[in-house]
RNA sequence: CUUUGUAAAUAGCAAAACUAGGGAAACUUAGUGACGCAAAGCUAUAGGGCCUUCGAAAAGAUGGUAGCCAGUUGCCGUU
Numbered sequence: 001c002u003u004u005g006u007a008a009a010u011a012g013c014a015a016a017a018c019u020a021g022g023g024a025a026a027c028u029u030a031g032u033g034a035c036g037c038a039a040a041g042c043u044a045u046a047g048g049g050c051c052u053u054c055g056a057a058a059a060g061a062u063g064g065u066a067g068c069c070a071g072u073u074g075c076c077g078u079u
Base pairs, nucleotide, nucleotide: 004077005076012037013036017032018031019030020029021028022027035067041072042071043070047069048068049065050064051063053061054060
């Protein structure tokens, strides 16, 4: 530099649900909690998708989602 995640080590994250706060909503923050995750780290003005609001619908716009794909960086083992 590169392939890869069967087993192991060391660490990490935290679904649903519940409680409290924020929000019109989607959703989000904190706590409890672990369904899972080899990037479930980071990025929502590289891009696509999805959700929400407005709209009869389409188009368009607002907000959200990285645990949908993606971009980018990286630990351990492995080729």
Model confidence (mean pLDDT): 79 of 100.
Predicted 3D model of a 79-nucleotide RNA (c-di-GMP-I riboswitch aptamer) from a Bacillota bacterium.
Of the family's consensus pairs, 94% are formed in the model.
It matches the Rfam family "c-di-GMP-I riboswitch aptamer". Rfam describes the family as follows. GEMM was predicted in a large-scale screen for bacterial structured RNA regulatory elements. Gene Ontology term of the family: cyclic-di-GMP binding.
Lineage of the source: Bacteria > Bacillati > Bacillota.